This is a predicted structure of a 108-nucleotide RNA (TPP riboswitch aptamer (THI element)) from a Candidatus Bipolaricaulota bacterium. Taxonomically the source falls in Candidatus Bipolaricaulota (Bacteria, Bacteria candidate phyla).

RNA sequence: UGAGGUAACCGGGGGAGCUCCGAGAGGGGCUGAGAGGAGGUAAAAAGCCUCGACCCCUUGAACCUGAUCCGGGUAAUGCCGGCGGAGGGAAGGUUACCGCGCUGGCCC
Numbered sequence: 001u002g003a004g005g006u007a008a009c010c011g012g013g014g015g016a017g018c019u020c021c022g023a024g025a026g027g028g029g030c031u032g033a034g035a036g037g038a039g040g041u042a043a044a045a046a047g048c049c050u051c052g053a054c055c056c057c058u059u060g061a062a063c064c065u066g067a068u069c070c071g072g073g074u075a076a077u078g079c080c081g082g083c084g085g086a087g088g089g090a091a092g093g094u095u096a097c098c099g100c101g102c103u104g105g106c107c108c
Stems, first nucleotide, its partner, number of pairs: 001101002004098007011057004017030005037051005063088003069082004
C1' cells in the first nucleotide's frame, strides 16, 4: 500500500402470527432469531408515533407480493413442503483485529 475475512459502532430495511384460561389485569401452550419490553397519542386497542430487543442490508429467502393460492399435517396457525432463485426489496461510513499479496528501507 491492495484486495479479502471477522467484530463493534454510526447509517439503512423489516416482522411481531396461531391458540387456551380469565370479567379484567394478567398468565400458559405452538412455531420462530424475534410473536410487542418502555414511553407518547387516544374513549380504548401494537391503530399511529418515538425508543428498545431480534433478524437482515445486493454474495440480498430479512421481509413484502402472488395469496382469501396448492398439497400435507395440526387443537390451531406461513406449522411443514410447493409456488421459487418467480416479481419486489435496504447498495453508505468509521474503527479494531486476522491472515494473504505487492512495493520500499535497513542488516547479514